[in-house]
This is a predicted structure of a 354-nucleotide part of an RNA (large-subunit ribosomal RNA, domain IV) from Bifidobacterium oedipodis.
Context: one part of a larger RNA
RNA sequence: UCCUGGUCAAGGAACUCGGCAAAUCACUCCCGUUCCUUCGGUUUAAGGGAGACCCCCUCGCGUGAAAGGACUUGCUCCUGGAGCGUUGGGGGGUGGCACAGACCAGGGGGUAGCGACUGUUUACCAAAAACACAGGAGCGUGCGAAGGCGCAAGCCGCUGUAUACGCUCUGACGCCUGCCCGGUGCCGGAAGGUUAAGAGGAUCCGUCACACUUCGGUGGAAGCGGUGAAUUCAAGCCCCGGUAAACGGCGGUGGUAACUAUAACCAUCCUAAGGUAGCGAAAUUCCUUGUCGGGUAAGUUCCGACCUGCACGAAUGGCGUAACGACUUCCCCACUGUCUCGACCAGGAGCUCG
Numbered sequence: 001u002c003c004u005g006g007u008c009a010a011g012g013a014a015c016u017c018g019g020c021a022a023a024u025c026a027c028u029c030c031c032g033u034u035c036c037u038u039c040g041g042u043u044u045a046a047g048g049g050a051g052a053c054c055c056c057c058u059c060g061c062g063u064g065a066a067a068g069g070a071c072u073u074g075c076u077c078c079u080g081g082a083g084c085g086u087u088g089g090g091g092g093g094u095g096g097c098a099c100a101g102a103c104c105a106g107g108g109g110g111u112a113g114c115g116a117c118u119g120u121u122u123a124c125c126a127a128a129a130a131c132a133c134a135g136g137a138g139c140g141u142g143c144g145a146a147g148g149c150g151c152a153a154g155c156c157g158c159u160g161u162a163u164a165c166g167c168u169c170u171g172a173c174g175c176c177u178g179c180c181c182g183g184u185g186c187c188g189g190a191a192g193g194u195u196a197a198g199a200g201g202a203u204c205c206g207u208c209a210c211a212c213u214u215c216g217g218u219g220g221a222a223g224c225g226g227u228g229a230a231u232u233c234a235a236g237c238c239c240c241g242g243u244a245a246a247c248g249g250c251g252g253u254g255g256u257a258a259c260u261a262u263a264a265c266c267a268u269c270c271u272a273a274g275g276u277a278g279c280g281a282a283a284u285u286c287c288u289u290g291u292c293g294g295g296u297a298a299g300u301u302c303c304g305a306c307c308u309g310c311a312c313g314a315a316u317g318g319c320g321u322a323a324c325g326a327c328u329u330c331c332c333c334a335c336u337g338u339c340u341c342g343a344c345c346a347g348g349a350g351c352u353c354g
Base pairs, nucleotide, nucleotide: 001349002348003347004346005345006344007343008342010340011339014338019335027051028050029049030048031047036041038172052094053093054092055091056090057089058088060086061085062084063083067079068078069077070076071074095099107333108332109331110330112328113327114325115324119131120130135170136169137168138167139166140165141164147156148155149154173320174319175318176317178250179249180248183247184246185243186242187241188240189239192238193237194236198232199231204226205225206224207223210219211218212217251269252268253267254266255265278312279309290306291305292304293303294302
């Protein structure tokens, strides 16, 4: 010096990213207990008192002697309550620094965010506001179901049958969930347009018996070979509708009120439609330490407001919410070697000598 323990004057978070660590608290009984609330909770809220041993009194409880009585004379029954033991209650006293004397054994309160909750998770750096969850919703599926595994047989689904099963989204509960179907997707439609192979074979070409010939060649039936038009024809696409708790989307400019400012109002452009309720410098706000208020002597954090929302917004759910949380933020009380600022003690390591 380091590690693990222990103690500390005065102060008491001044430490630090942050009370990390440590300290405080801790049991039982009695008193007492706010806001809020889904009336269950919150709650061991908070806060306070008592606690050892001895003696006396006392309410009970257990056991049940002597004695008395009865007869059916029995290891009988009934009455009886002494004595002993003991949970509590009351009074008096004794000892110690200390009486839940060691071990063991909640610190508490307030505020906001997120997630309803108990659960689950990155075995070995993350336990969470992530996952799950009851509840909500959409879509599919009529049973040899849809869906899944498998080349198949076969199996799961299910020895189930739409109050069922599969998939997807949301995530208790409360109040709610607005507008847009133009694009993409899905569903429905089938008149028209387009459209494959196939069917169909028109036309044209090659070959060639034969005919003609200026002997170079020309024409050319049938057959065979090639080419392949019209016509016919499905789904799809185009097209016509529907559908957003399907994927998604939810404007700009100019002007206007008798102070100023602002704009209920007007005009105009664009769009499928231009963001409703609620919330809002937010786990979202760049400018930004926005502005005002609260808390502090002093507050980039925190809480309450405002709204100019760079770039909230309604099941990629919106806003609230009692209870819950080894979650996150800020504040207060208590408490402390976290600190001012260090000191000492014990054990171990290291170091020196042997």